This is a predicted structure of a 481-nucleotide part of an RNA (large-subunit ribosomal RNA, domain I) from uncultured Gemmata sp. The organism belongs to Gemmata, within Bacteria. Rfam family: Bacterial large subunit ribosomal RNA. The prediction has a mean pLDDT of 83.
Context: one part of a larger RNA
RNA sequence: AGCGUGUGGGGGAUGUCUUGGCGCCAGAAGGCGAAAGGGCGUGGAAGACUGCGAAAAGUCCGGGGGAGCUGUCAAACGAGCUUUGAUCCCGGAAUACCCGAGCAAACCCGGGGAACUGAAACAUCUCAGUACCCGGAGGAAAAGAAAGAAACCUCGACUCCGUCAGUAGCGGCGAGCGAACGCGGAUCAGCCCAAACCACGGGGGUAACUCCGUGGGGUUGUAGGACCACGGCGGACCCGAGCUUCUAACAGAAUGGUCUGGAAUGGCCAACCACAGCGGGUGAAAGUCCCUUAUGUGAAAGAAGCGGAGGCCUAGUGGGAUUCCUGAGUACGACUCAACACGUGGAAGUGAGUCCGAAUCGGCGGGGCCCAUCCCGCAAGGCUAAGUACUCUCUGGCGACCGAUAGCGAACCAGUAGCGUGAGCGAAAGAUGGGAAGAACCCCGAUAAGGGGAGGAUACUGAACCUGAAACCACAUGCUU
Numbered sequence: 001a002g003c004g005u006g007u008g009g010g011g012g013a014u015g016u017c018u019u020g021g022c023g024c025c026a027g028a029a030g031g032c033g034a035a036a037g038g039g040c041g042u043g044g045a046a047g048a049c050u051g052c053g054a055a056a057a058g059u060c061c062g063g064g065g066g067a068g069c070u071g072u073c074a075a076a077c078g079a080g081c082u083u084u085g086a087u088c089c090c091g092g093a094a095u096a097c098c099c100g101a102g103c104a105a106a107c108c109c110g111g112g113g114a115a116c117u118g119a120a121a122c123a124u125c126u127c128a129g130u131a132c133c134c135g136g137a138g139g140a141a142a143a144g145a146a147a148g149a150a151a152c153c154u155c156g157a158c159u160c161c162g163u164c165a166g167u168a169g170c171g172g173c174g175a176g177c178g179a180a181c182g183c184g185g186a187u188c189a190g191c192c193c194a195a196a197c198c199a200c201g202g203g204g205g206u207a208a209c210u211c212c213g214u215g216g217g218g219u220u221g222u223a224g225g226a227c228c229a230c231g232g233c234g235g236a237c238c239c240g241a242g243c244u245u246c247u248a249a250c251a252g253a254a255u256g257g258u259c260u261g262g263a264a265u266g267g268c269c270a271a272c273c274a275c276a277g278c279g280g281g282u283g284a285a286a287g288u289c290c291c292u293u294a295u296g297u298g299a300a301a302g303a304a305g306c307g308g309a310g311g312c313c314u315a316g317u318g319g320g321a322u323u324c325c326u327g328a329g330u331a332c333g334a335c336u337c338a339a340c341a342c343g344u345g346g347a348a349g350u351g352a353g354u355c356c357g358a359a360u361c362g363g364c365g366g367g368g369c370c371c372a373u374c375c376c377g378c379a380a381g382g383c384u385a386a387g388u389a390c391u392c393u394c395u396g397g398c399g400a401c402c403g404a405u406a407g408c409g410a411a412c413c414a415g416u417a418g419c420g421u422g423a424g425c426g427a428a429a430g431a432u433g434g435g436a437a438g439a440a441c442c443c444c445g446a447u448a449a450g451g452g453g454a455g456g457a458u459a460c461u462g463a464a465c466c467u468g469a470a471a472c473c474a475c476a477u478g479c480u481u
Stems, first nucleotide, its partner, number of pairs: 001480009015466001016431002020402002022399007029391002031103002037099003040053003044077001047073003059093006068081003107138001108136005118125001122172001148155002159186005169177002190383003193327001197216008221361001223326004227319004234313002237311002242306006249297003255270005271288002273277001279291003333355006342368001363378005418425002438465001441453004
């Protein structure tokens, strides 16, 4: 010096654990607003967190509850409160310094709107009406009561799911894009105006007549209504006794002996409960020790839903034709665009800009060029619950989810420490023990560290504290050189 063995150090892997996290289901809620967020205060108490606001870890009232309490880090001290019911939990009320007018996760509607990428290049095309920006609303939003679809049979507002179907089609017919009809389901709900006509009031006009406001009337496609004659089904509106649920809680069965042990929930012996053998805890593995569980009970106050009687509004039937009404700078057309699965295509139908510009019930629109015949439907005004979407948030439940390099970035005082001019970026860090019983006291040492006794079931569990791998370091020793 090397190798082996042993004993330590070092370090914090591994195992076990969980106060945290992740996801799903159901219910609730879907808003807040001088708020969100923040500053500064507030205690016997220096700092921080939590709470609160100069009435400041709180005040008042109501309800619950029943012996302790004065939040946490954080023990102690000090001073107090409380069965004349405190602390604590729920509901309501008061107080509320300074800054701050918008804040809020997604879902929804509209306006605007990329590029990377794909096409193995690239321009049409694609990515995509996506990302992103702007505007707007609600608890949902939007859509919605046929100028629909279909087919010669019919269906009957809209929305959403499944299917139709990667079909029909579109397409430098490339890449790729991609329906509908129909069928099966969820849900189900249908209404109000404009106009004709009438009444009242007002305006203009010499007059004929005409215009405006309010009320009545009326709402349709087997056409309906205006006009004339009979006559109340129902309603998404208001109110409402009461009922149900939520925001605290309450009751809640049944075990002993013995052995081992530091400790019994374990062994052995013998019992009991069970609408309760879910689950958690307790010095080891507990139906009967504790909290719970099954089951039953509970609200003065606040909230949500349902809701009798009542109020308010309102349906329908017949007759009739010679009249009147049924949404105009609208429909349609031309040119140019956009969105429709549809890239101009044979390109309908829908929307937009410019220019034009009807008919009006013997009327008008559609049926994917166009024409005819048939069939279907009434545009140019408006409203409408449910089924559907989402989760910043609360409650409950669950998991062939994670288990501290995982799971949220964050189990721990984390969006912290720290970094950056700034937008912004962004950690590490969990585990003594059943209980601090946290090692009195003695000895060595420097009144230290540390060590030896003692104590304790145990201290190779001693706070640098469960387990304690490897690297690496040291010491002892065997063998070899």